[in-house]
Molecule: FMN riboswitch aptamer (RFN element)
Organism: Microcella sp.
């Protein structure tokens, strides 16, 4: 040292103008992109996490009861599903990651007009990064 243990701290960005009685949501032009891998640097190649759905299963609280137990509700960790979008060319020993063209994506709830950008869930979660201690060495 690796590895184990125990804490701490980090961990999501993005306008302005026009129309209109009203739109950051329509029109135009624009801006943004989490987290590991990937012979070289990723929104759109691979796999994650979040939301969103299911299943058993723990713990709790209320009712009911033939005292076996039923019903209903919340809470937690596990396991499963669903979940967008990219080419061409160049350099190079390699890059769908870089250069250069031109494209496409984008959950759910609100909201005097319809959302990647505004408001919420969220002072939440969490892929996972850094550090500390101690043990081993």
């Nucleotide at each position: 040292a690796a590895c184990g243990c125990a804490c701490u701290u980090c961990g999501g960005g993005g306008u302005c103008g026009g129309u209109g009685a009203a739109a950051g949501u329509c029109c135009g032009a624009g801006c943004c992109g989490g987290c590991g891998g990937u012979c070289a640097u990723a929104g759109u190649c691979c796999g994650c996490g979040a939301c969103c759905c299911g299943c058993a299963g723990u713990c709790g609280a209320g009712c009911c009861c033939u005292c076996g137990g039923g019903c209903c509700u919340g809470a937690c960790g596990g396991c499963g599903g669903u979940u967008g979008a990219g080419c061409u060319g160049g350099u190079g020993g390699a890059a769908c990651u870089c250069c250069a063209g031109c494209a496409c994506c984008g959950a759910c709830g609100g909201u005097g007009a319809g959302a990647g950008u505004c408001c919420g869930g969220a002072u939440g979660g969490g892929a996972g990064a850094a550090g500390u201690g101690c043990g081993g060495c």